[in-house]
RNA sequence: AUAUAUUUUCGGGGCAGGGAUUAAUUUCCUGACCGGCGGUGAUAGUCCGCGAGCCAAAAGCUGAUCUGGUGCAAUUCCAGAACCGACAGUGCAAGUCUGGAUGAUAGAAAAUAUAA
Repeated sequence: AUAUAUUUUCGGGGCAGGGAUUAAUUUCCUGACCGGCGGUGAUAGUCCGCGAGCCAAAAGCUGAUCUGGUGCAAUUCCAGAACCGACAGUGCAAGUCUGGAUGAUAGAAAAUAUAA
C1' cells in the first nucleotide's frame, strides 16, 4: 500500500422586511433565503451518474445555464444575466409551513481480524 470479512459512528438546508385581500410564510407585487452523494485534466443545485419519492418488486418515471474572461485544461473558478426544486396535508394554489422522518439511503470516517 492492496484485498476480504466483521463491527461502530456520521450522513441536507431555506421566505427577513413590506404591500394587496375577511382569512395567505401557499396567490399577486416588491424582495429574501437554501442547495445531499460520487465522478469529472480545475472547486458543479443546472455536465455524467447515484440516493430520496412513485412501484409488491423490477423496469421505468422523476428539474433546471448560458455568455464573456483567465488558463495546457473549467457548462465546476472570476464577472454578468438566468433557470430548477418529489409526495401528502393545510378557511386560498407551498423548493422554504405541517407530516411520513428520533425514518431511510447515496456515500464518508474509524476500528478489529485474516490473507499475501
The RNA shown here (FMN riboswitch aptamer (RFN element)) has 116 nucleotides and comes from a Candidatus Cloacimonadota bacterium.
It was read from a public genome assembly, where an Rfam model found it.
Taxonomically the source falls in Candidatus Cloacimonadota (Bacteria, Pseudomonadati).